RNA sequence: GAUAGAGGUCGCGCCUGUUAUCAGUAACCCGUGGGACAUGGCUUGCAUGGAUGAAGAUGGGAGAAAGGAACCGGCGCCGAAAGGGCAGGAACAAGAUAACUGUCACUUGGGCAUGUGCCGAACAGGUAUAUGACUGUCAAUCACAAGCAACGUGAAUGGGGAGCUAUC
Repeated sequence: GAUAGAGGUCGCGCCUGUUAUCAGUAACCCGUGGGACAUGGCUUGCAUGGAUGAAGAUGGGAGAAAGGAACCGGCGCCGAAAGGGCAGGAACAAGAUAACUGUCACUUGGGCAUGUGCCGAACAGGUAUAUGACUGUCAAUCACAAGCAACGUGAAUGGGGAGCUAUC
C1' cells in the first nucleotide's frame, strides 16, 4: 500500500407499505359581531382582494395533507454517519435565509440516561453541548491459569476511527 473483517439484537443511513398522531386543525361555504386592512414563506418593491365590508372573534356545515413517529419488509454499509465551515439554493422581481445539493479528513470510537439550548403540533422525535455509568478496541502494569514463551480470564490506568484485527 491492497484485500477482507470486528464493535451492536435499539451499530449507522436510505426506500416502499401499514398504522396512529398531526386534527375535528388548515383550505372552502353560510350566519352574527367587527370596522380597514389583508394575501403572494421573510424584508423591500410590485401585483391582487377589500365599505357590494379587510384583519381578528364567534356559531354552524364540511373537512384534508406534508414533515416527524412506531412496526413489517427491502437496500447500502462500519466515518458507517452526524455536526460545523464554504459555495449553490424559494413558483411576481431583488436580497437574505430554510428544506435540499456539492465540497472541505474542522469535531465526534459507539449506544443509553439526565440537564440545558435550538428545530418540531407535541410530553413523540431530532440535533448541539455537559455530566454519568456501560460497552468495544489498543498500550504498558498487576493477578490467576498456562507454563520457555505466546494465547486466555479478571482488575485498575491511559489513548482514539487518519484507529483496531487478519492475510498478501
Description:
Predicted 3D model of a 168-nucleotide RNA (Lysine riboswitch aptamer) from a sheep gut metagenome. The RNAcentral record of the sequence draws on MGnify.